[in-house]
RNA sequence: AUUCCGAAGCGGCAAACUUGCCGAAAGGCAGGGACGCAAAGCCACAGGUCUAAGGUUCGGACGAACUAUGACAGCUGGGUUGCCGAC
Numbered sequence: 001a002u003u004c005c006g007a008a009g010c011g012g013c014a015a016a017c018u019u020g021c022c023g024a025a026a027g028g029c030a031g032g033g034a035c036g037c038a039a040a041g042c043c044a045c046a047g048g049u050c051u052a053a054g055g056u057u058c059g060g061a062c063g064a065a066c067u068a069u070g071a072c073a074g075c076u077g078g079g080u081u082g083c084c085g086a087c
Stems, first nucleotide, its partner, number of pairs: 005085002012037002017032006035074001041080003045077003048072003054067005
């Protein structure tokens, strides 16, 4: 120095819940709050999950089914960048 790894320290992020705003929803952003996290930084590439505005079909209507071009990186894998350094 690199790979693996995770003792300690400095720092970092922030689940549930909650307030406001955005959104059809899923969800997101900001404040509060900490369950956890060594990539809980970033990328929807593969699988997975959520939603169904619009669309299609059925239907007299209400409505139902299907559908991602919408989401989730704190579901798994992959890609990429990266702090510290005891054994």

Overview
Predicted 3D model of an 87-nucleotide RNA (c-di-GMP-I riboswitch aptamer) from Paenibacillus flagellatus. Taxonomically the source falls in Paenibacillus (Bacteria, Bacillati, Bacillota, Bacilli). The model forms 95% of the base pairs in the Rfam consensus. The prediction has a mean pLDDT of 85. Its Rfam family is "c-di-GMP-I riboswitch aptamer". From the family's description: GEMM was predicted in a large-scale screen for bacterial structured RNA regulatory elements.